The RNA shown here (c-di-GMP-I riboswitch aptamer) has 91 nucleotides. The prediction has a mean pLDDT of 78. The sequence was found by an Rfam model in a public genome assembly. Of the family's consensus pairs, 95% are formed in the model. It matches the Rfam family "c-di-GMP-I riboswitch aptamer". Its family is annotated with cyclic-di-GMP binding in the Gene Ontology.
[in-house]
RNA sequence: UAACGAUAAUAGCAAACCCGGACCUGAAGGCCGGGGGCGCAAAGCCGCGGGGCAAAGGGACGAGGGUCCACACGCCGGACGGGCUGCCGAA
Numbered sequence: 001u002a003a004c005g006a007u008a009a010u011a012g013c014a015a016a017c018c019c020g021g022a023c024c025u026g027a028a029g030g031c032c033g034g035g036g037g038c039g040c041a042a043a044g045c046c047g048c049g050g051g052g053c054a055a056a057g058g059g060a061c062g063a064g065g066g067u068c069c070a071c072a073c074g075c076c077g078g079a080c081g082g083g084c085u086g087c088c089g090a091a
Stems, first nucleotide, its partner, number of pairs: 004089002012040002017035005023030002038078001044084003048081002051076003058069004
């Protein structure tokens, strides 16, 4: 330096779910505080690739309530791949 990853050490993060918010949103989804503790060696960051979600608006159908379709400049990323950074050191 690269790989690897332990019932090691030190620190860290925190899913579902619950409570509160006179928080944001058109939805998806997100944010703040408290609890919780499945899990994580990158479960740090980016949002690059495909992927997924999804409303306003659009399109199709319908007498109508409505049903369906595609979509990003939105969202997810604790689903996969990629990039950048990074703690420790048994075998």